[in-house]
RNA sequence: CGUCCCGUGGUCCAGCGGCUACGACUCCUCUCUUACAAAGAGGGAAGGGGGGUUCGAUUCCCUCCGGGACGA
Numbered sequence: 001c002g003u004c005c006c007g008u009g010g011u012c013c014a015g016c017g018g019c020u021a022c023g024a025c026u027c028c029u030c031u032c033u034u035a036c037a038a039a040g041a042g043g044g045a046a047g048g049g050g051g052g053u054u055c056g057a058u059u060c061c062c063u064c065c066g067g068g069a070c071g072a
Stems, first nucleotide, its partner, number of pairs: 001071007010025003018055001027043005048064005
């Protein structure tokens, strides 16, 4: 320098343009227990930045930023 992939709760991640954003772990509350753990019930918490397309964008397009793979 070129090609390609990725960026979503605190962590790991899912997602046919209709989102009220899935799940697990973690965290909080409650039940249970003498207590703790386990178990059960409930709850909090997220789209890298900017533009475009569209009635509507996490999703499609462009650009920037960050990470990775390969090639030179």
The RNA shown here (transfer RNA) has 72 nucleotides and comes from Paludisphaera borealis. Rfam family: tRNA. Gene Ontology term of the family: triplet codon-amino acid adaptor activity. The family's RNA type in Rfam is transfer RNA. Model confidence (mean pLDDT): 84 of 100.